[in-house]
Molecule: c-di-GMP-I riboswitch aptamer
Organism: soil metagenome
This record gives sequence, C1' cells and structure tokens, in this order.
RNA sequence: AAAGGGCAAACUCGGCGAAAGCCGAUGACGCAAAGCCACGGGCCUGAACCCGCCCCAGCGGGCAUGGCGGCCGGGCUGCCGAA
Repeated sequence: AAAGGGCAAACUCGGCGAAAGCCGAUGACGCAAAGCCACGGGCCUGAACCCGCCCCAGCGGGCAUGGCGGCCGGGCUGCCGAA
C1' cells in the first nucleotide's frame, strides 16, 4: 500500500451551566494521534468580585478563578503495515 478497526463537525432532541461551553442520543464535515496534559501563545464567555452612573434596582467598564486540545506550539503515550 491494502485490509481490519478507531474518533466524530454541523443540524436536531434531552440534560447541566450565568454564559462560553460540556455530557448523552442522533448524525458524518472531517481526522494518522480529532488519544491524554490548559505548560506558552491565541480565541470565547464574564457568574462572583472591583469601579462608575449619588443609593436600591438596572446598565456600562474591568477582571478567569470558567471554557475551546477539531486554532498553533510544547510535553507524554500509541494500532496495522504486503511486495
């Protein structure tokens, strides 16, 4: 190479969450590490908190301690493989 197998985007439904998003089902856009780790960068959100609008309410701004590993880098591990 081939063959066998693996994962599963969007949509839809159910659940969780303030949100981003996550989990399960469905479903395959893609993936050779789309297996694992938020360590560096990047991106998303802004509950709590802080500040402002005199105060409450509400709104605005800031902020990750919340996320994205299917954005990039790094680390760890790893399947088959003929002539």